[in-house]
RNA sequence: AGAGUUUGAUCCUGGCUCAGGAUGAACGCUGGCGGCGUGGAUUAGGCAUGCAAGUCAAGGGGUUUUGUACUUCGGUACAAGACACCGGCGGACGGGUUAGUAACACGUGGGAACAUGCCCUUAAGACGGAAAUAAUCAGUUGAAAGGCUGACUAAUGUCCGAUGGUCUCUUUUGAAUUUUCUUAAGAGUAAAGGAAACCUUUUUGGUAACCACUUAGGGAUUGGCCUGCGGCUUAUCAGCUAGAAGGUGAGGUAACGGCUCACCUUGGCUAUGACGAGUAGGCGGGGUUAGCGCCUGAUCGCCAACAAGGGCACUGAGAUACGGGCCCUACUCCUACGGGAGGCAGCAGUCGAGAAUCAUCCACAAUGGGGGAAACCCUGAUGGUGCGACGCCGCGUGUUUGAUGAAGCCCUACGGGGUGUAAAGAACUUUUCUGGUUGAAGAACAUUAGUGACGGUAAAUCAGGAAUAAGGGGGUGCCAAUUCUGUGCCAGCAGCAGCGGUAAUACAGGACCCCCGAGCGUUAUCCGGUUUCAUUGGGCGUAAAGAGUUCGUAGGCGGUUUGUUAAGUUUUCUGUUAAAUUUCCAAAGCUCAACUUUGGAAGGGCGGAAAAUACUGGCAAACUAGAGGGCGUUAGAGGUUGGCGGAACGGUCAAUGUAGGGGUGGAAUCCGUUGAUAUUGACCGGAACACCAAAAGCGAAGGCAGCCAACUGGGGCGGCCCUGACGCUGAGGAACGAAGGCAUGGGGAGAGAAGAGGAUUAGAUACCCUCGUAUUCCAUGCUGUAAACGAUGGACACUAGCUACUUGAAGUGUCGACCCUUUAAGUGGCGAAGCUAACGCGUUAAGUGUCCCGCCUGGGAAGUACGGUCGCAAGGCUAAAACUCAAAGGAAUAGACGGGGACUCACAAAAGCGGUGGAUCAUGUGGCUUAAUUCGAUACUACGCGAGAAACCUUACCAGGGAUUGACAUUUACUUGAAAUUUUAGUGAAAGCUAAAACCUCCUUCGGGACAAGUAAACAGGUGUUGCAUGGUUGUCGUCAGUAUGUGCCGUGAGGUGCACGCUUAAAUGCGGUAACAUACGCGACCCCUAUCUUAUGUUUUAUAUGUCAUAAGAGACUGCCCGGGACAACUGGGAGGAAGGUGGGGAUGACGCCAAAUCAGCAUGACCCUUACACUCUGGGCUGCACACAUGAUACAAUGGUCGGUACAACGGGUCGCGAAGGCGUAAGCCGAAGCUAAUCUUUAAAACCGAUCCAAGUUCGGAUUGAGGUCUGCAACUCGACCUCAUGAAGUUGGAAUCGCUAGUAAUCGCUAAUCAUCACGUAGCGAUGAAUACUUCCCUGAGUCUUGUACUCACUGCCCAUCACGUCAAGCGAGCUGGAGAUACCCGAAAUCUCUCAAGAUAAAUUGAGGGCCAACGGUAGAAUCAGUGAGAGGGACGAAGUUGUAACAAGGCACGGG
Repeated sequence: AGAGUUUGAUCCUGGCUCAGGAUGAACGCUGGCGGCGUGGAUUAGGCAUGCAAGUCAAGGGGUUUUGUACUUCGGUACAAGACACCGGCGGACGGGUUAGUAACACGUGGGAACAUGCCCUUAAGACGGAAAUAAUCAGUUGAAAGGCUGACUAAUGUCCGAUGGUCUCUUUUGAAUUUUCUUAAGAGUAAAGGAAACCUUUUUGGUAACCACUUAGGGAUUGGCCUGCGGCUUAUCAGCUAGAAGGUGAGGUAACGGCUCACCUUGGCUAUGACGAGUAGGCGGGGUUAGCGCCUGAUCGCCAACAAGGGCACUGAGAUACGGGCCCUACUCCUACGGGAGGCAGCAGUCGAGAAUCAUCCACAAUGGGGGAAACCCUGAUGGUGCGACGCCGCGUGUUUGAUGAAGCCCUACGGGGUGUAAAGAACUUUUCUGGUUGAAGAACAUUAGUGACGGUAAAUCAGGAAUAAGGGGGUGCCAAUUCUGUGCCAGCAGCAGCGGUAAUACAGGACCCCCGAGCGUUAUCCGGUUUCAUUGGGCGUAAAGAGUUCGUAGGCGGUUUGUUAAGUUUUCUGUUAAAUUUCCAAAGCUCAACUUUGGAAGGGCGGAAAAUACUGGCAAACUAGAGGGCGUUAGAGGUUGGCGGAACGGUCAAUGUAGGGGUGGAAUCCGUUGAUAUUGACCGGAACACCAAAAGCGAAGGCAGCCAACUGGGGCGGCCCUGACGCUGAGGAACGAAGGCAUGGGGAGAGAAGAGGAUUAGAUACCCUCGUAUUCCAUGCUGUAAACGAUGGACACUAGCUACUUGAAGUGUCGACCCUUUAAGUGGCGAAGCUAACGCGUUAAGUGUCCCGCCUGGGAAGUACGGUCGCAAGGCUAAAACUCAAAGGAAUAGACGGGGACUCACAAAAGCGGUGGAUCAUGUGGCUUAAUUCGAUACUACGCGAGAAACCUUACCAGGGAUUGACAUUUACUUGAAAUUUUAGUGAAAGCUAAAACCUCCUUCGGGACAAGUAAACAGGUGUUGCAUGGUUGUCGUCAGUAUGUGCCGUGAGGUGCACGCUUAAAUGCGGUAACAUACGCGACCCCUAUCUUAUGUUUUAUAUGUCAUAAGAGACUGCCCGGGACAACUGGGAGGAAGGUGGGGAUGACGCCAAAUCAGCAUGACCCUUACACUCUGGGCUGCACACAUGAUACAAUGGUCGGUACAACGGGUCGCGAAGGCGUAAGCCGAAGCUAAUCUUUAAAACCGAUCCAAGUUCGGAUUGAGGUCUGCAACUCGACCUCAUGAAGUUGGAAUCGCUAGUAAUCGCUAAUCAUCACGUAGCGAUGAAUACUUCCCUGAGUCUUGUACUCACUGCCCAUCACGUCAAGCGAGCUGGAGAUACCCGAAAUCUCUCAAGAUAAAUUGAGGGCCAACGGUAGAAUCAGUGAGAGGGACGAAGUUGUAACAAGGCACGGG
């Protein structure tokens, strides 16, 4: 410090996620030790048991124990204890918790009207009396707790009297006068003793350190009270308040005060957020952060509040009292049922709830607290130990050596590599551990003595022995670390992006590696990253975001000069900001560290003092540049009202006139013979105002248009005069506000939601057409919204220009005007700088600055729900959440696409010729069938395709038979010796099996080898799977003209440029021009064939020569020449010459790439699979199977023909296991025959054509399918299943629907010939020649392609994307007849305890006090209505989400009606 994630890629906006740190944590796996910390966060839920506050005998009387002495033997006295009671002090501290509290509760800084036990200090004092009471005793009551009556008694308990001042009150003198101080007089008000020691002895005496007491003053400490400032959320809480605000008087308090009461006044608080609601103890501090901040308030400290829930007072210095009291309520317990007892949010502990939080431990040794004169007692405060890896810190689990490196395991290209010096082994050490020995400090007082819970602990030392001690998470990217196997969108993973559908570095396991380490991960929460609430430090034209506009209140901000002030501001000094903590500095103590201790410094806040005066503010005075007013002049659809006008339109009447009109893509509904449309005239009606007219003008916006008039608002310009900062903005607020809508009343020509009809359509509740109501118009009122847009708030200032228009002024000029120059205001265009993500903006800013307002913070849910408010309603304004997604979005880029555009081209169309689609057959495919009908190819780009030859073989399929190192390859070992071959026999369908015979090799170093068989082992073999793991090859776009790169330049970037544009070309072919210049692959050329000629050679041919011809080498064509066009170019039109002319014709040649296109069955090949079988072999069958469909062909339907006869003319090719002549035979297929030929030598018949004859329009002398019979040939073998011949048979078919294919010249069409394959088999394929046309005006209408451009929400790229209803499932929220519950107010009723008060009684009568009754106040409880917050709820409605549901096709392209807003 950043990273991942929206896209095909890019930049931006923007959210989500991650890496870091932290925690009173919890969970999972694991776990050696020590130190220091820390541990009920949830139910302020309930609690068994024990302990947590007592002490004082030197305050008092008494009881009692022991000892001693005395004794009248009853007891008494003394000493030392113990005990309940009276009394004193303490119990208000210490300890716990955070429920309540949004408050003077807390923090901080000030203040005045107070109290303060114990402590310190000053002054004075402590005299005399009195009445009770507990204990105790007696009686009595109750189950108990406890109570009642009578009698006795003491005190440092209580009371009375005396004295008393610097105490209190009243009166008074004087001073100051706001409090206050002072003089004098009067009245009132105090007390308690104890006691070591000593003295004296009559004692119960005296003195007396000391302790305690009383009064008053002061101090210290602590507390009460007031107050400025500070710190949560919410306006979907906007008004709140009757003791409420103030005054007078009284009461009350320690004290001020509405604190309380009586009377009077009607105030007080509030957008600087009152009141209400929600949440919450506050702070020092803690976490994080660069900082600002944000979050938090455990442990420690300060303050507050609370003590089962609620109320109340008493005592006291102090309480409205955690371990005191009274009452009510809930709960628990005891009970003899009559009554009683209790309060762990003290320390332990228990139950419950919870993800979750410890011992019913030791000790008062230390520190501190209470009491006491002290000893001492008490102290769950505290000091310690225990439990928990909960945290921080430290240590260890060994160290050295040890192989070209064991074993095991993993991987492997099988060579090896990894684990890995790791282990083993060897040497060494002992932190830790175990055992033994020694053994602290903490302990200090006024001295001695004594005193340690921790603890036989820490530490020291000795001995033993590597001994007792390693895991967790991760390994696709972010993010350090990779491989194998299994699995196969399954199982699973996941923080985000995302992995998994048979080669998963992402799942699971193994190996290895990485990180941390007694821990490691996960979850939760906080801060950070996040400048993602932006003060530091963001934005608002299009991404979220400028209010529709103006006026204006509060507020904020504000021109020039002078003086003054010193509030802000600045400086210095100073008080405070507890300690601890944090940071820094210097030290110290535990072995270090964590931890602890000491000293110093720092910081920001608040208060005080002094100073400064530039700026801001206040006050005062002035100014004129801002602003405003006056005067003059000026443009304008600015507004309101009234009147007038013509055109068009509709209607009515009349006339002319006759059959149509209207409407559309085409029609129809509709109008018209009752006379339309058309034309003419007259009249009526309503609405809107052509031309002028413009990017023009005016207005705040909405908006405003015929002409005239009246009334009226604002603006511009000109120079002079006046006021003198009067200004800008503007939360709330007010006014205006298109269209539409609403209300009432008019009006209604045209247009026209709804509605009706006609069309279109699969449908058409639409688009088109014919009608047509509301509406549109007027008046009055309401609604208050728009894509109310410049998607751009207002004001001011500054920062280059050019140009156009509108309005004014000045100047020059003119007779005058136009024009021209300058200037002000306005409206536009283009542009410097600058800004911007880009697009773009650019003196009319989106530039540079200042001021003020409004608004935004991921998408959806949603501008919705609820609430409030406005409205007659429709609805407007304000405005969420649950839930859900990882995106949504802006701009630009490259493509692709468009029922977008422009240009160009192609047998693309058009013009022609011939076909296919109909028939029969052949071949292929689908389908069906089958034991098998092997497999592959499937739009164009599969289907006479792989296959250029399925009877066996091929053959991969099926049935059955057989065999297993194998039909085939290599190697090793052993055995055999020939092996092979031939023959025979048996069996069998064959393969094979069994048996027999013949044969018995070569080399040799005699070991053996070559070769072969058998056995064994490695292995062979697989047309088994995956073409979506691959190589190679191929199809297609397409022989289309494109596709890229380097450098430069432009752009933030993707990318662009180059390659746009003009002309031209078949061509990215050239030329011109140009921020491009070059280059590469394509095009072209080079290569082959062919057309003409020349030369050379010449086997064959021929009688010879020449020549045709063949072979070879050359020539020729290059826009070279002429004319026209064109930029004088490229090129193009025409012409000449020439065999051939603008690429002469044809072929080969196929750029970058596309389709996961085809092929694992040509071959090769990774991985997987089979191994007596998915390999191998044999026989037979199948691949030929046939209701059917398609594709490609053949033959035809006939006279341009068929049949018969005759006569001609080719080329490419093939041939020795071959072609096969002549001759002969056969009707023929063919047979016999054998010459010649290894080929220009031999062989292989051209047919259409032409000549003649016949047929005569018919299912024929067309057509030949099908079938029967007989043959021929090939082959081991023609049944399934070959080809051909002869005779006979003689089917469909008479030119083919929708649709569709090929072809532009030696082409189409027609005709035959050859070859490959091949034993045989060709209607197919590849070639060859023969005959030989028609048409092309032209175009982008169909199909396709290219270039440029445009739009895009597409990029799997239109076979795209995507919307809504419906159906099904899940989820959350709102509504909902109601039902239930909570908290808090209001009104009324009841009214405990207690304070205060009143009456009566007792107290003798006075007082304290007591009892009975009443009142004020008042908790709990009850009743009522309303409001509010939750829970639940039949049902109805919407929302979100969910691999493959339904219906349509709304949007994205002109999305097929441009889209969108109201």

Model confidence (mean pLDDT): 83 of 100. The RNA shown here (small-subunit ribosomal RNA) has 1462 nucleotides and comes from a soda lake metagenome. Its Rfam family is "Bacterial small subunit ribosomal RNA". The sequence is in RNAcentral, with records from SILVA.